[in-house]
This is a predicted structure of a 73-nucleotide RNA (transfer RNA). Its Rfam family is "tRNA". It is annotated as a transfer RNA. From the family's description: Transfer RNA (tRNA) molecules are approximately 80 nucleotides in length. RNAcentral holds the sequence, with entries from GtRNAdb and Rfam.
RNA sequence: GGGGCUAUAGCUCAGCUGGGAGAGCGAUAGACUGAAGAUCUACAGGUCCCGUGUUCAAUCCACGGUGGCCCCA
Numbered sequence: 001g002g003g004g005c006u007a008u009a010g011c012u013c014a015g016c017u018g019g020g021a022g023a024g025c026g027a028u029a030g031a032c033u034g035a036a037g038a039u040c041u042a043c044a045g046g047u048c049c050c051g052u053g054u055u056c057a058a059u060c061c062a063c064g065g066u067g068g069c070c071c072c073a
Base pairs, nucleotide, nucleotide: 001072002071003070004069005068006067007066010025011024012023013022019056028042029041030040031039049065050064051063052062053061
C1' cells in the first nucleotide's frame, strides 16, 4: 500500500432481508437466612463508534472517516 471481518448496556453478545432496542452475567433494592451464599422478585443502566446521505421512518441501506482483528504485498 491492497483486501476481508468487526464496533449495540459495566462485561460477553443477540437483534435472520428498515417500524418494539434486548438476553445472560454483573450493579442496586426487597423476600428468604442468626448472618452470608444460593434461590426468587423488582428496578436502574444505551449518542446502537463518528459524520453525511437515501427513506414517511435507519442499529439495519449507501458514501466517507476512526478504532480493533486477520490475510496479501